RNA sequence: UCAGCAGGCCGGAUGGCCGCUCCUCAGAGAUGAGGGGAGGAAAGUCCGGGCUCCAUGGAAGCACGGUGCCGGAUAACGUCCGGCGGGGGCGACCCCAGGGAAAGUGCCACAGAAAGCAAACCGCUCUUCAUCGGCCGCGAGGCCAAAUGAUGGGUAAGGGUGAAAGGGUGCGGUAAGAGCGCACCGCGUCUUUGGUAACAAAGGCGGCAGGGCAAACCCCACCGGGAGCAAGACCGAAUAGGGGCCGCAACGGCGAUCGAUCCCGAAAUGGGAGAGAGCGCCAAGUCUGUUUCCGGACUGGCGGCCCGGGUUGGUUGCACGAGGCGCUUCGCAAGACGCGCCCCAGAUGAAUGGCCAUCACCUCGCGGACGCGAGGCACAGAACCCGGCUUACAGGCUUGGUGACAUG
RNA sequence: GGGCGGUUAGCUCAGCUGGAAGAGCGCCUGGUUUACACCCACGAGGUCGGCAGUUCGAGCCUGUCACCGCCCACCA
Numbered sequence: 001u002c003a004g005c006a007g008g009c010c011g012g013a014u015g016g017c018c019g020c021u022c023c024u025c026a027g028a029g030a031u032g033a034g035g036g037g038a039g040g041a042a043a044g045u046c047c048g049g050g051c052u053c054c055a056u057g058g059a060a061g062c063a064c065g066g067u068g069c070c071g072g073a074u075a076a077c078g079u080c081c082g083g084c085g086g087g088g089g090c091g092a093c094c095c096c097a098g099g100g101a102a103a104g105u106g107c108c109a110c111a112g113a114a115a116g117c118a119a120a121c122c123g124c125u126c127u128u129c130a131u132c133g134g135c136c137g138c139g140a141g142g143c144c145a146a147a148u149g150a151u152g153g154g155u156a157a158g159g160g161u162g163a164a165a166g167g168g169u170g171c172g173g174u175a176a177g178a179g180c181g182c183a184c185c186g187c188g189u190c191u192u193u194g195g196u197a198a199c200a201a202a203g204g205c206g207g208c209a210g211g212g213c214a215a216a217c218c219c220c221a222c223c224g225g226g227a228g229c230a231a232g233a234c235c236g237a238a239u240a241g242g243g244g245c246c247g248c249a250a251c252g253g254c255g256a257u258c259g260a261u262c263c264c265g266a267a268a269u270g271g272g273a274g275a276g277a278g279c280g281c282c283a284a285g286u287c288u289g290u291u292u293c294c295g296g297a298c299u300g301g302c303g304g305c306c307c308g309g310g311u312u313g314g315u316u317g318c319a320c321g322a323g324g325c326g327c328u329u330c331g332c333a334a335g336a337c338g339c340g341c342c343c344c345a346g347a348u349g350a351a352u353g354g355c356c357a358u359c360a361c362c363u364c365g366c367g368g369a370c371g372c373g374a375g376g377c378a379c380a381g382a383a384c385c386c387g388g389c390u391u392a393c394a395g396g397c398u399u400g401g402u403g404a405c406a407u408g
Numbered sequence: 409g410g411g412c413g414g415u416u417a418g419c420u421c422a423g424c425u426g427g428a429a430g431a432g433c434g435c436c437u438g439g440u441u442u443a444c445a446c447c448c449a450c451g452a453g454g455u456c457g458g459c460a461g462u463u464c465g466a467g468c469c470u471g472u473c474a475c476c477g478c479c480c481a482c483c484a
Base pairs, nucleotide, nucleotide: 001404002403003402005400006399007398008397009396010395012359013358014357015356016355017354018353020037021036022035023034024033025032026031039379043390044389046388047387048386049385050384051228052227053226054225057294058293059292060291061290062289064224065223066222067221068220069083070082071081072080073079084098085096086095087094088093099219100218104217105216106213107212108211121159122158123155124154125153126152128150129149130148131147133144134143135142136141167185168184169183170182171181172180186208187206188205189204190203191202192201193200194199232316233315234314235313242307243306244305245304246303247302248301252282253281254280255279257277258276261273262272263271264270284299285298286297287296309483310482311481323342324341325340326339327338329336330335361376362375363374364373365372366371367370409480410479411478412477413476414475415474418433419432420431421430427464435451437449438448439447457473458472459471460470461469
């Protein structure tokens, strides 16, 4: 100098004028003064929480859903940090849903001989037989070498098919071959050592074994109740606590009290029967996936769906929070403890803006440095709040590594 | 603001234990008819919304993005 890698940050600035919204103060009010006013993603709503309601809690099982190397961080997580293993890159570095295929089920199309307790199509090779050839013999016949064909075996080296064909390379060995034997590598298993662990290293043993798919069912371990601020609470206004359909449970028992009314009686503050009412206990039913158990709450009927009636108001939830900034200590780090300082949007058909001037940045044009003119300045905008992930983003700043070349 | 569902031929939809996708209507060509329609025969037409991943292999499984549609107020 060029190329490339990883991380962090900014994402217009200043001034003037005119507006919008919230808070505080002053004022009877009109209004005035002071202060605050979008983001790194406010987005997608993909995860995890806080908060609120479902009155509500515990234990066990089943079902469903999610997560998945190890350790740590955290309120929690599918997030983050540090390691391990595998893969890629010369390297800085990057990627990995990364448990179990020897519990079981299922799938592996087409091609191919064979696709899962492996298999013989071509090839290689051996035995036997037949044919052809040569030699010997008078002859019956015998011997030799190779080829072709058939039959019966051996073989997993080679060819071919496939995503995948039951370790790889080399040497020996064999009729030809083969972990058949040996060396190295790989693999399995055992022991030791190191490490919290995942795992790694070394040594011994084993000739090598049931290939892949679990983002197929499944098994194992761990986690998980549902709905969501249009949750929920309060005030106010108005209307018809209207109608239909369906489902489930039950038309309880006992006790004391009150008791309309009735009967007996001449009458009594006498005796009897008694609809019904509320109360207590027992039983029954319901309680947010479901079953059982323990406890608790509620009900005398409850629940669901549909058609209707009225309103389109206000307050609250709602802005002090797992909050921000700085420093010390601990930790490799993510982060944690402590101290100090600060208060930092709160709208609701929905504020956070518009214009002008100067400057900064980029592009184009003109002309000699430099100036002039024109254009541009991203993605996007809070809606209960936080921690993450993912996606979008003009341009710029900055830190630390890497590779190549050149020079000293 | 919150919660769901969907995207396959021009249109409406099937296809889900993963093995190269169909139906109806529509369209083209031919036949039939004097001609048209009906009818008959043949045919064309598909990046399965986009991009990644898992797998030998994806319309189907997983992630992410885009687009479309639906529902949710309070009171008695």